[in-house]
RNA sequence: CCUGCAGGUCGGGCAGCCGCGUCCUUUCUCAUUGCAGACGGGAUGAGGAAAGUCCGAACUCCGCAGAGCAAGGUGCCCCGUGAAGAACGGGGGGUCCGCCGGCGCAAGCCGGCAGAUACGGAGAGUGUCACAGAAAACAUACCGUCACGUCUUUCCCCCGGGAGGGACGCGAUAAGGGUGAAAAGGCGAGGUAAGAGCUCACCGCCCUGUCAGCAAUGACAGGGGCAUGACAAACCCCACCUGGAGCAAGACCAUGUAGGAGAGGAGAAGCUGCUCGCUUCAAUGUCCGCGGUCGGGAUCUGAUCCCGGCGGCGGCGUAACUCUCGGGUAGGUCGCUCGAGUCCUCCGGUAACGGCGGACCCAGAUAAAUGGUUGCCUCCCCCGUUCGGGGAAGACAGAAUUCGGCUUACAGACCUGCACUGUUC
Numbered sequence: 001c002c003u004g005c006a007g008g009u010c011g012g013g014c015a016g017c018c019g020c021g022u023c024c025u026u027u028c029u030c031a032u033u034g035c036a037g038a039c040g041g042g043a044u045g046a047g048g049a050a051a052g053u054c055c056g057a058a059c060u061c062c063g064c065a066g067a068g069c070a071a072g073g074u075g076c077c078c079c080g081u082g083a084a085g086a087a088c089g090g091g092g093g094g095u096c097c098g099c100c101g102g103c104g105c106a107a108g109c110c111g112g113c114a115g116a117u118a119c120g121g122a123g124a125g126u127g128u129c130a131c132a133g134a135a136a137a138c139a140u141a142c143c144g145u146c147a148c149g150u151c152u153u154u155c156c157c158c159c160g161g162g163a164g165g166g167a168c169g170c171g172a173u174a175a176g177g178g179u180g181a182a183a184a185g186g187c188g189a190g191g192u193a194a195g196a197g198c199u200c201a202c203c204g205c206c207c208u209g210u211c212a213g214c215a216a217u218g219a220c221a222g223g224g225g226c227a228u229g230a231c232a233a234a235c236c237c238c239a240c241c242u243g244g245a246g247c248a249a250g251a252c253c254a255u256g257u258a259g260g261a262g263a264g265g266a267g268a269a270g271c272u273g274c275u276c277g278c279u280u281c282a283a284u285g286u287c288c289g290c291g292g293u294c295g296g297g298a299u300c301u302g303a304u305c306c307c308g309g310c311g312g313c314g315g316c317g318u319a320a321c322u323c324u325c326g327g328g329u330a331g332g333u334c335g336c337u338c339g340a341g342u343c344c345u346c347c348g349g350u351a352a353c354g355g356c357g358g359a360c361c362c363a364g365a366u367a368a369a370u371g372g373u374u375g376c377c378u379c380c381c382c383c384g385u386u387c388g389g390g391g392a393a394g395a396c397a398g399a400a401u402u403c404g405g406c407u408u409a410c411a412g413a414c415c416u417g418c419a420c421u422g423u424u425c
Base pairs, nucleotide, nucleotide: 001422003419004418005417006416007415008414009413010412012377013376014375015374016373017372018371020045021044022043023042024041025040027038028037029036030034047396051407052406054405055404056403057402058401059246060245061244062243071242072241073240074239075238076092077091078090079089080088081087093119094117095116096115098113099112100111101110102109103108120237121236125235126234127231128230129229142177143176144173145172146171148169149168150167151166152165153164154163155162156161157160185203186202188200189199190198204226205224206223207222208221209220210219211218212217250334251333252332253331260325261324262323263322264321267281268280269279270278271277283318284317285316287315288314289313290312292310293309294308295307296306297305298304299303341360342359343358344357346355347354348353380391381390382389383388
C1' cells in the first nucleotide's frame, strides 16, 4: 500500500429560470367585509433511516368494589443512567467457541488472552428430532466379537483323537466398525468365553452438608454407578409484572326544500266601562258521544226500534304556516407542532449521562406541496502515458400528533482502531 473486520461522520455544493405547499405582506376588488378573492413581494419547505409499527412514554377519551380465571409480557447478579422500556453504561458470575502455556499414559484439569451469549426449569408431564442408520430415548443388534449345537472341509499322528477353516441354527455382548448434527458418561487398569460401572483409581455428572461471597455463584468434604441425549424464541411448570382504545384520540361551530321535540295555529277581530251577550271571519277527519230535522223500513197502532241524508253542540285529533329548543350529516375550526427541542463552549463522571452559560426557531399538508430544467464545481465511472477526452449525481427511500429506543434497507466518500495474509522498500 492492498484486503478484511469493528466503530463513527457524511450521504452532494453554489447559482439562474419555471412551478407547488405553508406563513407574513403592498395594492386592488366586493349582493358576501371575510382566517375572502385577484395580481405582486418576502421568508420557509423530508430522512438517517421519514420505513417496519416491535418496545416504551407524552397527550386524549372511556373504565375502575374485591377475589379468581383467561390473555400478554419479563427472567444470571450487583451498581448506576434515564420520564420510561424488551433502552443504555460499568463491573462481576456461569456456559460455549478459538488461540497460547503448564500438568497428565489418556480422558481431562489448571492458568492467560480474545470473542459470543433472551442465561429460571429438560432426573413434573405432553410433543418434536428430517435424511442416513439396527436403534433417536423406560431402546436396539447391520457388520463384528464370543460360547454352544448340527453339517462340511483341510492338516497332523500312535487311527482314535488333536489343531484350524467354512456354512447354518440358537444364545451372550455393546469392546471395535459403520450411520448421523447428536448413539445411552469418558479414560486407564482389573475382570471375563467375549464383554459390560461388572469392580477399582482418576475425570465429568447428580445429591447432601459445611464454608466463602451483598448476590449470581464458587471452593471443600461425604455419598450415588450414572437410562440424567437435544429443543422451553414448542406446549407447559415456577417467580414477578400488566385496565382498554388510540390524533380516524378528542373538543368546538354548524348549511338546508333533511329530520326530531315543545308551544301557537285549534280561535281571532270588533261593539260595550266590565261580565253576559251580539256581529263578522275561521283549513280539516271513512273518529267518538248527545240532541234536532227529513226520507225509507220493521213491530204494530201513534209510540218504540233500525238504516241513510242534512245540519247543530261537545270531545279527541290533524295540515299549511309562525316561534323556540336540542342533536347532528356535508363542511369548517382547534388538537398541530416551542419540544424529555437543536447547535456550540466549558465543567463533573471510567462511561451511560448530568450541569452552568451562549446562540437558534427548524414542514405542518388533508387527496395531501417538497418538483422540473440549465450552467459551473466536486465525488464517481469509462477510454487513455501524469497531460487530455467522454459520461455523470447515479444507493436505500420519502413526513401526516409528538418524543425516546430497537430492528431492517442503503451506491459512494471520509475518519479512527484492530487483524493476519499478500506486494514493495

Bacterial RNase P class A from an Ignavibacteria bacterium, 425 nucleotides, folded computationally. The coordinates come from a structure-prediction model, not an experiment, and the mean pLDDT is 75. A source record names the gene rnpB. The RNAcentral record of the sequence draws on ENA. Rfam family: Bacterial RNase P class A. Rfam's curators write: Ribonuclease P (RNase P) is a ubiquitous endoribonuclease, found in archaea, bacteria and eukarya as well as chloroplasts and mitochondria. It is annotated as a ribozyme. Rfam links the family to the GO terms dimeric ribonuclease P complex, tRNA processing and ribonuclease P activity.